[in-house]
Context: one part of a larger RNA
RNA sequence: CUGGGCUUAAAGAGCACGUAGGCGGCCAUGAAAGCGUCCUGUGAAAUCCCUCGGCUCAACCGAGGAAUUGCUGGGCGAACUGCAUGGCUUGAGGCAGGCAGGGGUGUGUGGAACUCUUGGUGGAGCGGUGAAAUGCGUAGAUAUCAAGAGGAACGCCGGUGGCGAAAGCGGCACACUGGGCCUGAACUGACGCUGAGGUGCGAAAGCCAGGGGAGCGAACGGGAUUAGAUACCCCGGUAGUCCUGGCCGUAAACGAUGCCUACUAGGCUGGAGUCUCUCUGACGGGGUUCCGGUCGUAACGAAAGCAUUAAGUAGGCCGCCUGGGGAGUACGGUCGCAAGGCUAAAACUC
Numbered sequence: 001c002u003g004g005g006c007u008u009a010a011a012g013a014g015c016a017c018g019u020a021g022g023c024g025g026c027c028a029u030g031a032a033a034g035c036g037u038c039c040u041g042u043g044a045a046a047u048c049c050c051u052c053g054g055c056u057c058a059a060c061c062g063a064g065g066a067a068u069u070g071c072u073g074g075g076c077g078a079a080c081u082g083c084a085u086g087g088c089u090u091g092a093g094g095c096a097g098g099c100a101g102g103g104g105u106g107u108g109u110g111g112a113a114c115u116c117u118u119g120g121u122g123g124a125g126c127g128g129u130g131a132a133a134u135g136c137g138u139a140g141a142u143a144u145c146a147a148g149a150g151g152a153a154c155g156c157c158g159g160u161g162g163c164g165a166a167a168g169c170g171g172c173a174c175a176c177u178g179g180g181c182c183u184g185a186a187c188u189g190a191c192g193c194u195g196a197g198g199u200g201c202g203a204a205a206g207c208c209a210g211g212g213g214a215g216c217g218a219a220c221g222g223g224a225u226u227a228g229a230u231a232c233c234c235c236g237g238u239a240g241u242c243c244u245g246g247c248c249g250u251a252a253a254c255g256a257u258g259c260c261u262a263c264u265a266g267g268c269u270g271g272a273g274u275c276u277c278u279c280u281g282a283c284g285g286g287g288u289u290c291c292g293g294u295c296g297u298a299a300c301g302a303a304a305g306c307a308u309u310a311a312g313u314a315g316g317c318c319g320c321c322u323g324g325g326g327a328g329u330a331c332g333g334u335c336g337c338a339a340g341g342c343u344a345a346a347a348c349u350c
C1' cells in the first nucleotide's frame, strides 16, 4: 500500500408483515462474562531460531537458551461490549385538533357511444382498400326518426397532478374501512432497525365450477397481397376479455438502483399542511414540515451519468454475483387439477 462487487458489464428477492438471529439512544451505580495487566501451573522429546562445543571444514552430532503467539488457576483495573438495577427524552409509539387524496371493499345509480329487436320514412346500393374482393342488401340493407333490450368502458376535468408496500387505482352517490401529512403538547419511556426460515398480497395470460357475453378478438374460415404468405391489409369469428367462488404465483413485476439512520453548495418548479408580515380584502412577500419534478457544485463513476429522491460520505441488517455455451436445463425434492412454478447440477465444449 492492498484486503472484490451488484443503474447499464455476472449480481437487489415483485412487494410487504414478521419469527429466530445480528445490530442498537442519553445518565448513574454495581458485579466483573468478554477485555487489559501481573503472577502460577502446563504447553513431551526431536525439528525451526540463538549461543557454545565435537568429528581437520561442512552436512551431521552434543549441550544450554529462546520460542511454543495456547489452555488452567489466582491477584488487580473498569474505558468499551455484554449483564443487573435505577433514572431520562431526543429514537419509536400514543393522545387532541385539523388537511388532501382515481387507497381498499360493498351497494345503488347516470349519460355518451356501440350492437341487437320492433315500428315509421325511404328505395339501391352499403361496406371495405393502396387498389380490390370476400361480406351485407329489393325477404328492403346503408342513411334517418321513435321505442325497447343488453353488456362493457367511463370523454372533457386530466396535469412532468394525486393515492397505495408493490401489483395497481379514474363517471356519480352512499355505507364500511386502511394508510399518510401538519399543528399542539401536560402521555408511555428505547417499547427501536433489519430480518434466514415462515406467512400474506401479487399485472396479463392460463386453469376449475356457475353465470354473463355489446364491442373487441388468439385459434379457425374466407378475400386480397406475394415466387410462396401458415403474416402484415380486408370480411367473418370461438375461447377469452366481464361477474361470483376457488386455483396459478409469473413479467423488461424497471428507477433494470433492498430496507433503515445520520451528514454533505445551490437554482427553478408542482402538490398538501402550518406559522408570520403588509393589507378592509382578493392577493402578495417571508419562514418551516412532508411528498413529487427538473437543472446543477463538490464528490463519485469505465463512461453514459448520478448528484439532500445519490450511483457522495459513513453505520446496521438482509438478498444476490464469481468466464461464455451446456442451462435456469437434467436428476432428486417440493408445490400445482393442469399448464407449469420453486430449488438446482454435471459431462462435454470454447
Stems, first nucleotide, its partner, number of pairs: 004321003007304002012318001014201004021194003025088006033081002035077005041071002049065006091191001092188002095184005103177007110154001114150008125136002162169002206247006215241002220236004258317006266295012300305001323350003332343004
A computed fold for a 350-nucleotide part of an RNA from a metagenome, annotated as small-subunit ribosomal RNA, central domain. RNAcentral holds the full RNA, with entries from SILVA.